[in-house]
This is a predicted structure of a 74-nucleotide RNA (transfer RNA) from an Actinomycetes bacterium. Rfam family: tRNA. The family's RNA type in Rfam is transfer RNA. From the family's description: Transfer RNA (tRNA) molecules are approximately 80 nucleotides in length.
RNA sequence: GCCCUUGUAGCUCAGUGGAUAGAGCACCGGACUUCUAAUCCGUUGGUCGUAGGUUCGACUCCUACCAAGGGCGC
Numbered sequence: 001g002c003c004c005u006u007g008u009a010g011c012u013c014a015g016u017g018g019a020u021a022g023a024g025c026a027c028c029g030g031a032c033u034u035c036u037a038a039u040c041c042g043u044u045g046g047u048c049g050u051a052g053g054u055u056c057g058a059c060u061c062c063u064a065c066c067a068a069g070g071g072c073g074c
Base pairs, nucleotide, nucleotide: 001072002071003070004069005068006067007066010025011024012023013022018056028042029041030040031039049065050064051063052062053061
């Protein structure tokens, strides 16, 4: 330098054009307990990597760029 994959909550991930973007864990609050742990209940937390484009409508499709990983070449 070229090609491929990935980028969504603090972490691991789901979401194949249409509902208000979700789950588990974690954090926080509560119940229980003499206290802690475990268990149960509830809440909070997101410019969906960035910028454009297509579309009535984009996490989803297209383009460029950024970052991480992998392959090839010099």

Its mean pLDDT, the model's own confidence on a scale to 100, is 80. RNAcentral holds the sequence, with entries from ENA.